[in-house]
Context: one part of a larger RNA
RNA sequence: UUGGGCGUAAAGGGUGCGUAGGCGGCGAGAUAAGUCUGAGGUAAAAGCCCGUGGCUCAACCACGGUAAGCCUUGGAAACUGUCUGGCUGGAGUGCAGGAGAGGACAAUGGAAUUCCAUGUGUAGCGGUAAAAUGCGUAGAUAUAUGGAGGAACACCAGUGGCGAAGGCGGUUGUCUGGCCUGUAACUGACGCUGAAGCACGAAAGCGUGGGGAGCAAAUAGGUUUAGAUACCCUAGUAGUCCACGCCGUAAACAAUGAGAACUAAGUGUUGGGGAAACUCAGUGCUGCAGUUAACGCAAUAAGUUCUCCGCCUGGGGAGUAUGCACGCAAGUGUGAAACUC
Numbered sequence: 001u002u003g004g005g006c007g008u009a010a011a012g013g014g015u016g017c018g019u020a021g022g023c024g025g026c027g028a029g030a031u032a033a034g035u036c037u038g039a040g041g042u043a044a045a046a047g048c049c050c051g052u053g054g055c056u057c058a059a060c061c062a063c064g065g066u067a068a069g070c071c072u073u074g075g076a077a078a079c080u081g082u083c084u085g086g087c088u089g090g091a092g093u094g095c096a097g098g099a100g101a102g103g104a105c106a107a108u109g110g111a112a113u114u115c116c117a118u119g120u121g122u123a124g125c126g127g128u129a130a131a132a133u134g135c136g137u138a139g140a141u142a143u144a145u146g147g148a149g150g151a152a153c154a155c156c157a158g159u160g161g162c163g164a165a166g167g168c169g170g171u172u173g174u175c176u177g178g179c180c181u182g183u184a185a186c187u188g189a190c191g192c193u194g195a196a197g198c199a200c201g202a203a204a205g206c207g208u209g210g211g212g213a214g215c216a217a218a219u220a221g222g223u224u225u226a227g228a229u230a231c232c233c234u235a236g237u238a239g240u241c242c243a244c245g246c247c248g249u250a251a252a253c254a255a256u257g258a259g260a261a262c263u264a265a266g267u268g269u270u271g272g273g274g275a276a277a278c279u280c281a282g283u284g285c286u287g288c289a290g291u292u293a294a295c296g297c298a299a300u301a302a303g304u305u306c307u308c309c310g311c312c313u314g315g316g317g318a319g320u321a322u323g324c325a326c327g328c329a330a331g332u333g334u335g336a337a338a339c340u341c
């Protein structure tokens, strides 16, 4: 490379937007580049292949035949391409409604923890399997009132909702993105995918400046233990929070790329429409055909097909070395080989 694959065996990019490219709805006309077909030229000879023949056979040799390809020219017009002018089913817009923890900023509320002040009150509190370190007669714990400050939002809460993914949950306001339903007024293929590229991207970590209640890597002490650099306990710093700027990774998982069409049913739920039957968009369960190595999947496919992208090719060495790029750093991206089984 061909072929085969990617839920769990190696393999779906973390996610989106989108350039090039690839692919692309219905009907008409034109064209003839692709496509099909006729003729001519060329395709040196030898060789290969097929047929026949000559050396007694064979090797060897002779004769005849065959070729895609390229060029010229004539024709065909179904499909692809191109051009012209149309269509409305794909896509989008409008109009009328709808649901939502979608995002950003600001304001604000109550419960609880901690701390401070004061009152009541007295000997314990705390913690564990049991203890001890620790706190407490300088009055703790408990209880009451007042105050400070930070962080998180009980119930509602739901295989409920929203978002491309990461993710999003008190309340109110301002700004703002997307989605669904109905209608069918408008545009008329404007579409799908997407190498590069750009943007977003949990937690931890980094830089500068704030903040710091609780929790808590590190650290200290107390237990346990043969030891205990742990598990348990008492403390406790970074951090966790905010602003701005980096980092760019995760079991970033549904371990399942995106889009489109088709293929039994049953049942729950969310949001629309409908008088209803029912229907549209999501989200679950069960299940037929089919599929799968099995488990399972099964209209939210892992079924039947098409288009485009990414990726895989025995284990280890190794996500290492090296080069390059990015980064303040940590490191990240790309990514081998020797050797070995």
Stems, first nucleotide, its partner, number of pairs: 004312003007295002012309001014200004021193003025087002028084004033080002035076008049065006090190001091187003094183005102176007109153001114148007124135002161168002205246006214240002219235004257308006265286009290297002314341003323334004